A computed fold for an 87-nucleotide RNA from a Thermodesulfobacteriota bacterium, annotated as c-di-GMP-I riboswitch aptamer. Lineage of the source: Bacteria > Pseudomonadati > Thermodesulfobacteriota. The model forms 95% of the base pairs in the Rfam consensus.
RNA sequence: UAAGAGAAAAGCCAUACCUGCCGUAAAGCUGGGUCGGAAAGCCACGGGUCUUUUCACUGAAAUUCAAAAGACAGCCGGGUUGCCUAA
Numbered sequence: 001u002a003a004g005a006g007a008a009a010a011g012c013c014a015u016a017c018c019u020g021c022c023g024u025a026a027a028g029c030u031g032g033g034u035c036g037g038a039a040a041g042c043c044a045c046g047g048g049u050c051u052u053u054u055c056a057c058u059g060a061a062a063u064u065c066a067a068a069a070g071a072c073a074g075c076c077g078g079g080u081u082g083c084c085u086a087a
Base pairs, nucleotide, nucleotide: 005085006084012037013036017032018031020029021028035074041080042079043078045077046076047075048072049071050070051069052068053067054066056064
């Protein structure tokens, strides 16, 4: 120095919930908040979950299957970038 790892220290993000905005919705953004997180930084490539629309079945409706459009990176995998330094 690098990799791995995660004691300490400096910092960082921000669950649930609430305020405002926005969207048909899932959700997202802002402010507060702090469950937790060593990438809980970023990316929709793969899987998964959620929403809307349409088709089919049932048919009162709902549910279910399939397709299309979207959302989730704090669901998992993958890619990529990064702070510190004990064992």